A computed fold for a 536-nucleotide part of an RNA from a metagenome, annotated as small-subunit ribosomal RNA, 5' domain.
The prediction has a mean pLDDT of 81.
The full RNA is in RNAcentral, with records from SILVA.
It matches the Rfam family "Bacterial small subunit ribosomal RNA". Gene Ontology terms of the family: structural constituent of ribosome and ribosome.
[in-house]
Context: one part of a larger RNA
């Protein structure tokens, strides 16, 4: 001199943008943060309204519409968004590959199919145990749950041939035999036949995603030198969506290490940031990408896809309920609260927008998000007034006086109104656009309905008393803070007398202190300015 997720000490108008537990991966009261689909089922609490009956005039009970869909079955989605850095010194990352060892739901184009039963369970009825969470027994019922049967191939596994490719094995493609394996409907429109649309299954392409595996690469310590039995290979076998000691048995004895193994400390890794002419050093907050973790440890289950934050199971530590048998819990989601700490914010608003999950839609859900609040923590901007004004007023200080300074500075005249403060406008932009009409075009049908393309009409803003404008007032709201021996821009008077005290280095201070405390005065920065604290 720059820099900061700061912090501290005096001070403090206003906006834009960003930033805000670095500490204790301590422990949490509350309340939200993952659903949603009635166009996959059975059914149908609940609320409406209309009739009928009884009424003790409150209402019970029936029947039927509308609306809703509670609670369950089933699907898809909770593996995405969001959080945080403890572990990890390691194919965790990054970078260049490689999979002739591999898998992919929901998308997109493409082919072929949806035929026919059958048995169940939850809701539900009834009944039992438990304080509870919660269980159990009978009986009964639906599916797009489940389960055989048909049928099928260019799928899979197999025998045979034939072609083609590579640096290479077990690759590509066709021919042919026999094996094997599937599925589910719902909803329009018609109305004997059928058509649309969503789905279902089996095939092949692609797209996204995801596993393994490799070369290089980036910390410290030798006051860590030896280290290693599933260790290193090898044959078989298991096992995995896939190669592999990945697992088992057998068999050999290897494998690794001074170009640092093994062991310990540290530490999530990168794009990037900070600096610096630049090599190079420091870092890894925010924002991106990945990776690892969810109270500690273990495990698996579903499933495309997890060994799963807000899922299950077990063991543990802590908290809470209990009727003492015994249950329940997990903020590193967002807010909030106890601690710790030098130190870090609302238990706001709203899905208008952007995105995401369900759903045919309409629409639900969304503490992702999109705004609002706090904080001068940062960055940038605007301000606190302008012009003219000498008798150089008064007061300060200085001086032995003359005088000098503060200092055009103030008063005083004109002026402006950013900003403020009252009021008015504005509803500007942020908005595209589902649903309705109606044209027109392909195809298919016997029509429709539906689907492709245009035109038209068409609801909805948290923010927000929005931002901008406009009127009206009045210079009116609005200036600190550090330092003046050298380094270093600024000095003078007192008062203090090796004391009080200062001080990054050199150093000041024991009777004329430019260094110490106060006043003039002057320097420097400015809504900051100085001080610690880390970087280069």
């Nucleotide at each position: 001199g720059a820099a900061c997720g700061a912090a501290c000490g005096c001070u403090g108008g206003c906006g834009g943008c960003g930033c805000g537990u670095u500490u204790u991966a301590a422990g949490c009261a509350u309340g939200c943060a993952a659903g949603u689909c009635g166009a996959a089922c059975g059914g149908u609490a609940g609320g409406g309204g209309a009739g009928g009956u009884c009424u003790u005039c409150g209402g019970a009970c029936u029947u039927c519409c509308c609306u809703g869909u509670g609670a369950g079955u089933g699907g898809c989605g909770g593996a995405c968004g969001g959080g945080u850095g403890a572990g990890u010194a390691a194919c965790a990352c990054g970078u260049a590959g490689g999979u002739g060892a591999u898998c992919u739901a929901c998308c997109u184009c493409u082919g072929g199919a949806u035929g026919g039963g059958g048995g169940a369970u939850a809701g539900c009825c009834c009944a039992u145990g438990g304080a509870a969470a919660c269980a159990u027994g009978g009986g009964g019922u639906a599916a797009u749950a489940c389960c055989g049967c048909a049928u099928g191939a260019c799928g899979c596994g197999u025998g045979g041939g034939g072609c083609u490719g590579u640096a290479a094995g077990u690759g590509g493609c066709c021919c042919u035999g026999g094996g094997u394996u599937a599925a589910a409907a719902g909803c329009g429109c018609a109305a004997u036949u059928g058509u649309g649309c969503u789905g279902u299954c089996u095939g092949g392409a692609g797209a996204u995603g995801a596993g393994c595996c490799u070369g290089c690469g980036g910390u410290c310590c030798a006051u860590u030198a030896g280290c290693u039995a599933g260790u290193u290979g090898g044959c078989a076998g298991g096992g995995u969506a896939a190669g592999a000691g990945c697992c088992u048995a057998c068999c050999a004895a290897g494998g690794c290490a001074g170009u640092g193994a093994u062991g310990g400390a540290u530490a999530g890794c990168c794009g990037g940031c900070c600096u610096g002419a630049g090599a190079g050093g420091g870092u890894g907050u925010a924002c991106g990408g990945u990776c690892a973790c969810a109270c500690u440890g273990g495990g698996a289950c579903u499933g495309a896809g997890a060994c799963a934050c807000g899922g299950c199971c077990c063991a543990g530590a802590c908290u809470c309920c209990u009727a003492c048998g015994g249950g329940a819990g997990g903020c590193a989601g967002c807010a909030g609260c106890u601690a710790a700490g030098a130190a870090u914010a609302u238990u706001c608003c709203g899905c208008a927008a952007u995105g995401g999950g369900c759903g045919a839609a309409a629409g639900c859900c969304u503490g992702a998000c999109g705004g609002a609040g706090c904080g001068a923590c940062g960055c940038c901007g605007c301000g606190u007034g302008g012009a003219c004004g000498a008798u150089g007023a008064a007061g300060g200080c200085c001086g032995a006086g003359a005088g000098g300074u503060u200092g055009u500075a103030a008063a005083g005249u004109c002026c402006u109104u950013u900003u403020g403060c009252a009021g008015a406008u504005g509803a500007a932009g942020a908005a595209u656009a589902a649903g309705g009409c109606g044209a027109g075009g392909a195809g298919u049908g016997g029509a429709a309905c539906g689907u492709c393309u245009u035109g038209c009409u068409g609801a909805u803003g948290a923010c927000g008393u929005u931002a901008g404008u406009c009127u009206g007032c009045g210079a009116a709201u609005a200036a600190g803070c550090c330092c003046c021996g050298g380094c270093c821009a600024a000095u003078u008077a007192c008062g203090u007398g090796c004391c009080a005290g200062c001080a990054g280095c050199c150093g000041c201070g024991g009777u004329a202190a430019c260094a110490c405390g106060u006043a003039u005065g002057g320097g420097g920065c400015g809504a900051g300015c100085g001080u610690u604290g880390u970087u280069c």